Model confidence (mean pLDDT): 80 of 100. A computed fold for a 73-nucleotide RNA from a Halanaerobiales bacterium, annotated as transfer RNA. The RNAcentral record of the sequence draws on ENA. It matches the Rfam family "tRNA". By type it is a transfer RNA.
[in-house]
RNA sequence: AGGCCAUUAGCUCAAUCGGCAGAGCACCUGACUCUUAAUCAGGGGGCUCAGGGUUCGAGUUCCUGGUGGCCUA
Numbered sequence: 001a002g003g004c005c006a007u008u009a010g011c012u013c014a015a016u017c018g019g020c021a022g023a024g025c026a027c028c029u030g031a032c033u034c035u036u037a038a039u040c041a042g043g044g045g046g047c048u049c050a051g052g053g054u055u056c057g058a059g060u061u062c063c064u065g066g067u068g069g070c071c072u073a
Base pairs, nucleotide, nucleotide: 001072002071003070004069005068006067007066010025011024012023013022019056027043028042029041030040031039049065050064051063052062053061
């Protein structure tokens, strides 16, 4: 210098052909327990890396940039 992949909740990851953003773990509250842990029930938490374009509608498509990883030179 060129190419590829990833970027979504605190963490790890889903989200079909573009059509209401989810799960597990963690966290909070309650039950249970002498207490803690475990278990059970309930709850909170995101405008999806940034900007722009396409579209009635974008996590998803297109462009530019950021960050991380890998490959080639």